[in-house]
RNA sequence: UGGGGAAUCGUCUAGUGGUAGGACAACGGAUUCUGGCUCCGUCAGCGAGGGUUCGACUCCUUCUUCCCCAG
Numbered sequence: 001u002g003g004g005g006a007a008u009c010g011u012c013u014a015g016u017g018g019u020a021g022g023a024c025a026a027c028g029g030a031u032u033c034u035g036g037c038u039c040c041g042u043c044a045g046c047g048a049g050g051g052u053u054c055g056a057c058u059c060c061u062u063c064u065u066c067c068c069c070a071g
Stems, first nucleotide, its partner, number of pairs: 001070007010024004018054001026042005047063005
C1' cells in the first nucleotide's frame, strides 16, 4: 500500500429492514445462625459522522480501533 474480517449491557454471545434477546457479573428480596448453593425480581448495550427508507444493529458511504492474508 492492496484485499478480507470484527466492533451489540461491566464480560461473553445471538439477532439477514418491523418490540434488542440470553448467560455470567452487579443490585434487591426469599431461604440460611452466618456465608455459599438454590429460587424470584431489577438494572444495563448496538464504535463515530452522514445517507437511503414509513421504519436501520441490519443496506450504502466516510472515519476510528483491532485481527488475518499478499507485497
Molecule: transfer RNA
Organism: Dehalococcoidia bacterium